Overview:
The prediction has a mean pLDDT of 81. Predicted 3D model of an 82-nucleotide RNA (transfer RNA) from a Patescibacteria group bacterium. The sequence was found in a public genome assembly. It matches the Rfam family "tRNA". Rfam classes the family as a transfer RNA. Gene Ontology term of the family: triplet codon-amino acid adaptor activity.
[in-house]
C1' cells in the first nucleotide's frame, strides 16, 4: 500500500431489501422476602431539562420525506495478501 469484516448504554449484545433505536441478558438503584445476608421476586434504569421539549448508533460531510442500515473522506480495532 491493496483487499474484508467491525466500531451502537456502564458491560455482552439485538435492531439493517432505509420506516420512527437502544429489544434481551448482566450490572446497577429502589423496594419485598429475611432476625441479617445470599438466592429469588417486583419496579425502574441512554443524556440534558422542573416541565415541555431537545440530543443521541465512531467523526464529519452526502443522498432522502425519513438513515445504524446507502455514499464519500477520516480515525480505530481485527483478519488476509503483498
Nucleotide at each position: 500500500g491493496c483487499c474484508c469484516g467491525g466500531g451502537u448504554g456502564g458491560u455482552g449484545g439485538a435492531a439493517c431489501u432505509g420506516g420512527u433505536a437502544g429489544a434481551c441478558a448482566c450490572g446497577c438503584a429502589c423496594g419485598a422476602c429475611u432476625c441479617a445476608a445470599a438466592a429469588u421476586c417486583g419496579u425502574g434504569u441512554g443524556c440534558c431539562g422542573c416541565a415541555a421539549g431537545g440530543c443521541g448508533u465512531g467523526a464529519g460531510a452526502g443522498u432522502u420525506c425519513a438513515a445504524c442500515u446507502c455514499u464519500c473522506u477520516c480515525c480505530u480495532c481485527g483478519g488476509g495478501c503483498a